[in-house]
Molecule: small-subunit ribosomal RNA
Organism: uncultured bacterium
RNA sequence: AACGAACGCUGGCGGCGUGGAUAAGACAUGCAAGUCGAACGCGAUUUUCUCGGUUAGCAAUAACUGAGGAGAUUGAGUGGCGAAUGGGUGCGUAACACGUGGGAAUUUAUCCGGAAGUGGGGGAUAGCUCGUCGAAAGGCGAAUUAAUACCGCAUAUGCCUGUAAGGGCAAAGUGGGGGACCGUAAGGCCUCACGCUAUCGGAGGAGCCCGCGCCCUAUCAGCUAGUUGGUGAGGUAAUGGCUCACCAAGGCUUAGACGGGUAGCUGGUCUGAGAGGACGACCAGCCACACUGGAACUGAGACACGGUCCAGACACCUACGGGUGGCAGCAGUCGAGGAUUUUUCUCAAUGGGGGCAACCCUGAAGGAGCGACGCCGCGUGGAGGAUGAAGGGCUUCGGCUCGUAAACUCCUGUCACCGACGAACAAGACAUCCGGAUUAAUAACUCGGAUGUUUGAUGGUAGUCGGAGAGGAAGGGGCGGCUAACUCUGUGCCAGCAGCCGCGGUGAUACAGAGGCCCCAAGCGUUGUUCGGAUUUACUGGGCGUAAAGGGUGUGUAGGGGGUUAGGUUAGUCUGACGUGAAAUACCGUUGCUCAACAACGGAGCUGCGUCGGAUACUGCCUAGCUAGAGGUUCGGAGAUGAGGGCGGAAUUCUCGGUGUAGCGGUGAAAUGCGUAGAUAUCGAGAGGAACGCCGAUGGCGAAAGCAGCCCUCAAGACGAAAUCUGACCCUGAAACACGAAGGCCAGGGGAGCAAACGGGAUUAGAUACCCCGGUAGUCCUGGCAGUAAACGGUGCUCAUUAGAUGUAGGCGGAUUCGACCCCGCCUGUGUCGAACCUAACGGAUUAAAUGAGCCGCCUGGGAAGUACGGUCGCAAGAUUAAAACUCAAAGAAAUUGACGGGGGCUCACACAAGCGGUGGAGCAUGUGGCUUAAUUCGAAGCAACGCGAAGAACCUUAUCCUAGGCUUGACAUGUACGUAUUAACUCCCCGAAAAGGGAGCCACUCCCGCAAGGGCGGAACGUACACAGGUGCUGCAUGGCUGUCGUCAGCUCGUGCUGUGAAGUGUCGGGUUAAGUCCCGCAACGAGCGCAACCCUCAUCUUCAGUUGCCAUCAUUUAGUUGGGCACUCUGGAGAAACCGCCGGUGACAAGCCGGAGGAAGGCGGGGAUGACGUCAAGUCCUCAUGGCCCUUAUGGGCUGGGCUACACACGUGCUACAAUGGUGGUGACAAUGGGCAGCUAAGGCGCGAGCCGGCGCUAAUCCAUAAAAGCCAUCUCAGUUCAGAUUGCACUCUGCAACUCGAGUGCAUGAAGGUGGAAUCGCUAGUAAUCGCAGAUCAGCAUGCUGCGGUGAAUACGUUCCCGGGCCUUGUACACACCGCCCGUCAAACCAUGGGAGUUGGUUUUACCCGAAGCCGGUGCGCUAACCGCAAGGAAGCAGCCGACCACGGUAGGGUCAGCGACUGGGGUUAAGUCGUAACAAGGUAGCCGUAGGGGAACCUGC
Repeated sequence: AACGAACGCUGGCGGCGUGGAUAAGACAUGCAAGUCGAACGCGAUUUUCUCGGUUAGCAAUAACUGAGGAGAUUGAGUGGCGAAUGGGUGCGUAACACGUGGGAAUUUAUCCGGAAGUGGGGGAUAGCUCGUCGAAAGGCGAAUUAAUACCGCAUAUGCCUGUAAGGGCAAAGUGGGGGACCGUAAGGCCUCACGCUAUCGGAGGAGCCCGCGCCCUAUCAGCUAGUUGGUGAGGUAAUGGCUCACCAAGGCUUAGACGGGUAGCUGGUCUGAGAGGACGACCAGCCACACUGGAACUGAGACACGGUCCAGACACCUACGGGUGGCAGCAGUCGAGGAUUUUUCUCAAUGGGGGCAACCCUGAAGGAGCGACGCCGCGUGGAGGAUGAAGGGCUUCGGCUCGUAAACUCCUGUCACCGACGAACAAGACAUCCGGAUUAAUAACUCGGAUGUUUGAUGGUAGUCGGAGAGGAAGGGGCGGCUAACUCUGUGCCAGCAGCCGCGGUGAUACAGAGGCCCCAAGCGUUGUUCGGAUUUACUGGGCGUAAAGGGUGUGUAGGGGGUUAGGUUAGUCUGACGUGAAAUACCGUUGCUCAACAACGGAGCUGCGUCGGAUACUGCCUAGCUAGAGGUUCGGAGAUGAGGGCGGAAUUCUCGGUGUAGCGGUGAAAUGCGUAGAUAUCGAGAGGAACGCCGAUGGCGAAAGCAGCCCUCAAGACGAAAUCUGACCCUGAAACACGAAGGCCAGGGGAGCAAACGGGAUUAGAUACCCCGGUAGUCCUGGCAGUAAACGGUGCUCAUUAGAUGUAGGCGGAUUCGACCCCGCCUGUGUCGAACCUAACGGAUUAAAUGAGCCGCCUGGGAAGUACGGUCGCAAGAUUAAAACUCAAAGAAAUUGACGGGGGCUCACACAAGCGGUGGAGCAUGUGGCUUAAUUCGAAGCAACGCGAAGAACCUUAUCCUAGGCUUGACAUGUACGUAUUAACUCCCCGAAAAGGGAGCCACUCCCGCAAGGGCGGAACGUACACAGGUGCUGCAUGGCUGUCGUCAGCUCGUGCUGUGAAGUGUCGGGUUAAGUCCCGCAACGAGCGCAACCCUCAUCUUCAGUUGCCAUCAUUUAGUUGGGCACUCUGGAGAAACCGCCGGUGACAAGCCGGAGGAAGGCGGGGAUGACGUCAAGUCCUCAUGGCCCUUAUGGGCUGGGCUACACACGUGCUACAAUGGUGGUGACAAUGGGCAGCUAAGGCGCGAGCCGGCGCUAAUCCAUAAAAGCCAUCUCAGUUCAGAUUGCACUCUGCAACUCGAGUGCAUGAAGGUGGAAUCGCUAGUAAUCGCAGAUCAGCAUGCUGCGGUGAAUACGUUCCCGGGCCUUGUACACACCGCCCGUCAAACCAUGGGAGUUGGUUUUACCCGAAGCCGGUGCGCUAACCGCAAGGAAGCAGCCGACCACGGUAGGGUCAGCGACUGGGGUUAAGUCGUAACAAGGUAGCCGUAGGGGAACCUGC
């Protein structure tokens, strides 16, 4: 885009189309083929005429009746024509069925034309009547009758037959009209019309034959006996094995026979740029069929849709004896189905049948009806209208939007509705008249014209006019991307959506609802189907190194392709003309319906086929040549080329003998094993089998597989050189044939070593493995089979063309040489690098994957599967050929960036090592887990949670963590309304555990008016009500901010340029160097940014300024820098200086730098601090704070009492104190620094054993306050659970504080536990560091073993980077990208799905043999029967029944083939958020992996070759 569609929702009108696609299932009812009286007889009804009779009447006449004639209508029948058309359907059919183009051996009713005839006779029969059988349908018999029915005879223009002579063959009448003549009449006769007979021709139709075209399947490869041909005969309208007899043995087939499946074919339709692809409704042509199967009859035509016969199934009627029927005609019914209409009108038109005609018939046809089934057209209103109404939705609360939309105002009038008028489609027919033709004719018939009458189903329709009135007329789908269109609410991996990707787990533009928006519109969506997109079967127009795809290799048949010259031919090819290519359709133009759809007319076209003519380049064919392709001959050398035979040495093993003694062997380490019965080792001798070291090589040979000691024999191929010969002999290659590693199989040998299986030892969680000790098939030989490999260059063969460079093997030539080598060149092989070019890239590149040509093989998403079934081959294993159901949205290639590796290189770090001290053991402190509890609030969780948040839990803190009792605008903020009154504050009382509740006292402040009294509006306060407050409630995975960590690691990026199709790369890499992406040099890069470094602070030296509260060298003074004095020193705190590889030497590349030295307080970053790139961990924190959303609102808010956070079997982290003599105790006794202090630090003095108390000087601090300790010295203890250690406990106290019970710290006395240096493991530290010693501070009423700082004393060690952890750079592999805590394989277990096998069973279809053999045609017979002809007759001719035979449908028996259904059980396969076992693969995947094969094993797999 399309549709004969269906379904869902919706539905106003009209036009034109279209409508049983399934059950060729079954059908009630009605209709669909009749007509002709001008072929014929009879009956009935009726009209009229004539004659007779009866009655009535005077009669005319009337009525009735009989006979006859004529006319009309009608019934059945005889006869003629039609019924073979029209209409339906698509079962069958893969075929001369259809299409197209040809052909010869035919026929043809009606029609047209030519030409001839139509004479004279005969016998029957239906009907009717009678009889009779039957339920019926329907028969039988007798009598009688007509014809355009039937039959002879005559004639024969012609026709048939025959060489000819000759022979044979017809017919029917009917109707109209008529003057003369004949006839009693009928009529003859004449004429016209319609018929009839024979024949010739035509038109149209039909039959037959041929070329070409025409679906899928090779898992259908061979088929065929009337089969193929001939002769003869029969048969037909006609050719022909069409049929038969005989003869011959043919015919078809890989260019697909035969078989199977499917299917009506075509014009055309849909799609497509086209080429194609799919389809074959409607319309048109052809074919086939008519309940199923068979058969013929009649006829011009049928083997007959509305005919016959037979058989069968089904249905109906029946008196049970027997009959009847065929909608795939039009309507209609049932059924099946997702699904397809009215039991309508009319012959008015068109067409058909019959008829002279009128006319009759016509479910053909023309119309109407139903269905939005399709196409086309129209409408559902138009203009104005802002307060941007109400209402809905959203909202940042301002507004925005539905929206000029509505309301409202003014108009219009299509369609529908009402009324009125009202078509075309009509041509003819009949009657009369006129004219022509015909005729003897003015008649009749016929032709033309005029006038008149008359014919319409649709339909009172189309159309026109008028009326009324915006009145009656809009929905469907969508809105995550593709794809036009976005928000809110609800829901919470639920419910659901979904064409693909995918949405949904609490902020869903994806579900559902709503508002808005988008698209289309009387429709809109969905489903199905076809083509397109899809160059995704590639003719146009694809590929095969690695994505799917080159056959394992060769020889070679058919086929395909083929050098050069000339001639012939003209098949292909090109061209012209002619014929044909139906119409419709499509295209163009014009025209008609108001437009369009639709229709009409004209044109072009229909790419095809045929015939005739022309051209001859190319291709083919034929003929004759040529030598450039190919091949042969001669000469030569090279080679692991093949087959057979012979020979050789080294080594392993074994046997024998000697020497010799305790081990050997094996591994990561071991063990099994061997050995005192003498091994291993070593010497000698022997046996036997297999394989051939060095040479040896991206060396050689071979088609590939493959080929290696040496020699001989036989055989093949390639190469080089120069001549010569043949003369296209060539290339490729389905099928076929041959070869074909290893493993395997069969038979016979052989067996040293090795070694599947197997046994044992190890390893391990296990170890059916890897490792070890043994060991059988096998490996070897001969003969046969097998036929596969990652049989790989993953690259088919052949030919030609297209830059080079450089190796190497074989041969030849040149130059040179005495000769050779080196050197130069050519050919043939074999490698590497590389230009153009090619490639998705990687890469290929004269050995192409370049450019061309020829031929073969192969591919078409992944899995299922190289599997099943079937076939072929095989002894088997198995090989080969080779699907489908089902399932997935990927599978895959190359390259890129990362990440990772039990990959590599370089490198750093208290990472290891070297050291020192700890932890892990004990007691205690503290944190955590766990357990407990009414509650033990919460958070933190590897490093990077655990002396963490917490720089201070007795109440408070504190958190609804628990218990109890209480509050509700609230403890706190803002606002509104109303009210209260001296309110708040303060004090007191009652109750109570407190809070809360109740009560009393007291009385303040402020603004305005007013002298005041007082009043008023407010503020503040309280009360009530309402907005709201409040939440340490949830979500750190909605967030901000802050923080941890990698890591103070050296990295992370950008601009421009360049490279690449691109991702991306380059820069950032390489060589050095550094702590450093620090610097230098090189370089398609050049620069830049964030990091590094530096700038900042501090410590170390000096200078300068300043000199109190600091200092004191000098001078005085004092108990005392206390005072005077001084500012030199120390110190303090401002400003400066100083260090830069600057200097020297060495080294390095002349660099950057590194090493050493000098000087210096300090030396190579001088020590320390602050400073933390891009990012990672959904890292931590909603309980600091802030904050979206959700939740609570007499409670999850707020207040309060008491308790808990302090529990205690236990486990872990971090610490303190120890275990002692480098120590404890007693005594003595020096030396700091940082800091702090007014609700504070507190002196002197006094009291107490002590904690402390009394006291209160001084100090808002370089001024006052606070003992440094270890060390040192003296003494004692003497190795012990101690004079170590101090837990625990008792008693008595101190301090803080409302309050030390749960639950503080301290003191004294007493008590005196564990602990004797700590398992596996593990932590810190590289110098003023570790270790050790004390001091201060924050928090704080009180409470420090923690934390943050301060100083005192003050070490040891670092060879070095192999290893462990972590990091950086480069490189490599990758099947990882949530990135190795990755990915991923197989068994087992479960569910579901499709499928193979399967004893069998059911059905369809087909076939072979045989049996039966209806109807019927044909043949035979026909002694029964018979009107026409012959015959005087008898009889004959001819015919019929009957009987027999051949053929044959259905049916039967037996056996095959094939397809399908079911099938206990069984095999594998696929799929499925969280099952089991392992870990096979991806990294060296931890045993490199993989291929073929064989064995083994729960499984992935393992092992051998």